A computed fold for an 86-nucleotide RNA from a Minisyncoccota bacterium, annotated as transfer RNA.
[in-house]
RNA sequence: GUCCGGGUGGUGAAAUAGGUAAACACGCGACACUUAAAAUGUCGUGAGCGUAAAAGCUCUUGCCGGUUCGAUUCCGGCCCCGGGCA
Numbered sequence: 001g002u003c004c005g006g007g008u009g010g011u012g013a014a015a016u017a018g019g020u021a022a023a024c025a026c027g028c029g030a031c032a033c034u035u036a037a038a039a040u041g042u043c044g045u046g047a048g049c050g051u052a053a054a055a056g057c058u059c060u061u062g063c064c065g066g067u068u069c070g071a072u073u074c075c076g077g078c079c080c081c082g083g084g085c086a
Stems, first nucleotide, its partner, number of pairs: 001085007010026003019069001027045006046059004062078005
């Protein structure tokens, strides 16, 4: 240089003939159980603003654009990681 695969909550990741983003697992928090813990179970858990607490509002799939009523998904450019070829 060229080709292929990949980049999604704190972590591993799912979802693509375009239609509620984050299922599932881990981690974390609270509670139950225990003399105490571990294990186990139940509930909760993206970010910001906002509130006494809520409600509510906004944002979020590497970055910037495009197409579309609507984009993680399609198109263009770029960045990063892994691999093949030269």
Its Rfam family is "tRNA". Rfam describes the family as follows. Transfer RNA (tRNA) molecules are approximately 80 nucleotides in length. By type it is a transfer RNA. RNAcentral holds the sequence, with entries from ENA and MGnify. Its mean pLDDT, the model's own confidence on a scale to 100, is 82.